[in-house]
RNA sequence: GGGCGAGUAGUUCAGUGGUAGAACGCUGUCCUUAUAAGACAGAAGUCGAAGGUUCGAUCCCUUCCUCGCCCA
Repeated sequence: GGGCGAGUAGUUCAGUGGUAGAACGCUGUCCUUAUAAGACAGAAGUCGAAGGUUCGAUCCCUUCCUCGCCCA
C1' cells in the first nucleotide's frame, strides 16, 4: 500500500428502513436474624465521526478514525 471483518448500555451481544433490546453487572424495595439466592421496580445509549439517499437511517451509499485477520 491492497483485501476482508468488527465498532450498539459498565461488559458480552441481538437488532437488514418506521419511537433501540436481552443477559450479566449497578441502584432501590420485598423476602431473610444477616448474607447469598429469589421476586418486583429503576437508572444507564447523541448506535465510532462527518456527509449523502429517503417522508423516515443502527440498517443503504461515500469518506475518515480505531481494532483484528490475510496479502504484498
Molecule: transfer RNA
Organism: Candidatus Harrisonbacteria bacterium RIFOXYD1_FULL_40_9